[in-house]
Context: one part of a larger RNA
RNA sequence: CGUAGGAAAAUUGAGAGGUUCAAACCCUAGUACGAGAGGACCGGGUUUGACGCACCUCUGGUGCUCCGGUUGUUCUGUCAAGAGCAUGGCCGGGUAGCUAAGUGCGGCACCGAUAAGCGCUGAAAGCAUCUAAGCGCCAAGCGGUUCUCAAGACCAGUUUUCCCUGAAAGACCGUGGAAGACCACCACGUUGAUAGGCUGGGGGUGGAAGUGCAGUAAUGCAUGUAGCUCACCAGUACUAAUCGUCUGUUUGG
Numbered sequence: 001c002g003u004a005g006g007a008a009a010a011u012u013g014a015g016a017g018g019u020u021c022a023a024a025c026c027c028u029a030g031u032a033c034g035a036g037a038g039g040a041c042c043g044g045g046u047u048u049g050a051c052g053c054a055c056c057u058c059u060g061g062u063g064c065u066c067c068g069g070u071u072g073u074u075c076u077g078u079c080a081a082g083a084g085c086a087u088g089g090c091c092g093g094g095u096a097g098c099u100a101a102g103u104g105c106g107g108c109a110c111c112g113a114u115a116a117g118c119g120c121u122g123a124a125a126g127c128a129u130c131u132a133a134g135c136g137c138c139a140a141g142c143g144g145u146u147c148u149c150a151a152g153a154c155c156a157g158u159u160u161u162c163c164c165u166g167a168a169a170g171a172c173c174g175u176g177g178a179a180g181a182c183c184a185c186c187a188c189g190u191u192g193a194u195a196g197g198c199u200g201g202g203g204g205u206g207g208a209a210g211u212g213c214a215g216u217a218a219u220g221c222a223u224g225u226a227g228c229u230c231a232c233c234a235g236u237a238c239u240a241a242u243c244g245u246c247u248g249u250u251u252g253g
Stems, first nucleotide, its partner, number of pairs: 001152001005163007015149004021049007033038001051106005059100004066093005071086006110144003117137004164252001169247004173189005194240003197236005203229003210223005
């Protein structure tokens, strides 16, 4: 921009794409078959592998500063306690998120038309013949079924609702997001829990500082599941989403 008024939602599915796997074991059955050795078709069940999709409860990884330990050095006047630098100084753990090696799920079955092939009836050609007329069966393949996208599907579809009082609706702007390069998308903007803060909780770390006690001291114990705590879950308007502006019309060639 189009989809012959403008919108907000919900849809149909032309069409396109994904999937399409394999093995082992058990039963049938040591049956059919076979002198024996051996050993099934068909059918049913269980498990696994690889692959694919999704997810983070569990098991782990990461988690550049969440907690702790620790070395050297400089500084905060000193002690103590801390801060900076040294690869994140090094080391031990670790929330959310992301993630696989972790977890869940998937391939089924069935239908239709067929290939090679196997047939029925059956002439030409008194026979024979699956074929010439006619009628069947049959494949991991083809088309459905299943999952995803999908009306720019120009035959541009359908349904519901709203609006024509600068309307309905939308944009700008702002607070943000398990959305994201930007844009877009989604949530919210005081008639408010959108983000931050605060409070409470969870999770993490692992027992703070100060003080007291014991010890010559290093250190240990008590106060005390302590102190600190990013992204998690709630609550709470304390802070910031202020005030506004613009697009879009007037019943539709």
Overview
This is a predicted structure of a 253-nucleotide part of an RNA (large-subunit ribosomal RNA, domain VI) from a marine metagenome. The coordinates come from a structure-prediction model, not an experiment, and the mean pLDDT is 88. The RNAcentral record of the full RNA draws on SILVA.